Predicted 3D model of a 72-nucleotide RNA (transfer RNA) from Aspergillus sp. HF37. The source organism's lineage runs through Eukaryota, Fungi, Dikarya, Aspergillaceae and Aspergillus.
[in-house]
C1' cells in the first nucleotide's frame, strides 16, 4: 500500500427492515442456610462514528474510526 472479514450492557452471544433487542457470565436486592457456597426470585446494564436509501434501519449502502486475515 491492496484484497476481505469484525464491530450489539463490564465480558462474551443470538437477531435476514416494523415485537419491549436475545440468552449465559457478572453486578445489585431478597429468600433459603448457624455462616458461607449452590440454587431460587426480582432488577441493573448495550446497537463503533458519521451521512444515505425507505413511512421505518441493530439489519441495507457510502465514507471514517479500531482490530484480524492474507497478498505485496
Nucleotide at each position: 500500500g491492496g484484497u476481505c472479514g469484525u464491530a450489539u450492557g463490564g465480558u462474551c452471544u443470538a437477531g435476514u427492515g416494523g415485537u419491549u433487542a436475545u440468552g449465559a457470565c457478572g453486578c445489585g436486592u431478597g429468600a433459603c442456610u448457624c455462616u458461607g457456597a449452590a440454587u431460587c426470585a426480582c432488577g441493573c446494564a448495550g446497537c463503533c462514528u458519521u451521512g444515505g436509501u425507505u413511512c421505518g434501519a441493530u439489519u441495507c449502502c457510502g465514507a471514517g474510526u479500531a482490530c484480524g486475515a492474507c497478498c505485496u